The RNA shown here (transfer RNA) has 74 nucleotides and comes from Solobacterium sp. RNAcentral records the identical sequence in 2 taxa. Rfam family: tRNA. Rfam classes the family as a transfer RNA. The RNAcentral record of the sequence draws on ENA. The prediction has a mean pLDDT of 80.
């Protein structure tokens, strides 16, 4: 430089190819259990969907543009 795939909660990952309150595991924080702890149980917090625009009654999903990381090819 050109093409392709990945960016969602602290970590890892879902979301049916445009519908409805964006989930789930883990982690942290409360509370219960315990003589304390840990394991467990029960609950909470936490997110402008990687940034900006456009389509559309409606976008995490479509369309430009930009920005990391990959990985092929020059």
């Nucleotide at each position: 430089g050109u093409g392709c795939c990945c960016g969602u909660a602290g970590c890892g990952c879902a979301a049916c190819u445009g519908g409805a309150u964006a989930g789930c595991g883990u982690a942290u924080u409360u509370g219960c259990c315990u003589c304390c702890g840990a394991a467990g149980c029960a609950a909470a917090a936490g997110g402008u969907u990687g940034u900006g625009g456009g389509u559309u009654c409606g976008a995490g999903c479509c369309c430009c543009a930009u920005c990391g990381g990959g990985c092929a090819c020059a």